[in-house]
């Protein structure tokens, strides 16, 4: 320096060929318990790493900046 992949709620993680974001843990709240855990039951919590395009509509396609990883010199 080529080239490639990845960045989504506190953590991992997912979303078919663009149609309005969902599951696990964890968190709070209730039931149960003498408390507590284990189990049930419900609820909050991201608009998708910045930015600009394209489109009726973008997490999802283009460009472009940022980080991280891998691989070739």
């Nucleotide at each position: 320096g080529g080239g490639g992949c990845c960045u989504u709620g506190g953590c991992g993680c997912a979303a078919c060929u663009g149609g309005u974001a969902g599951c696990g843990c964890g968190u709070c709240c209730g039931a149960c318990u003498c408390c507590a855990g284990a189990u049930c039951g419900g609820a909050a919590g991201g608009c998708u790493g910045g930015g600009a395009g394209u489109u009726c509509g973008a997490a999802u396609c283009u460009c472009u900046c940022a980080g991280g990883c891998c691989u070739c010199a």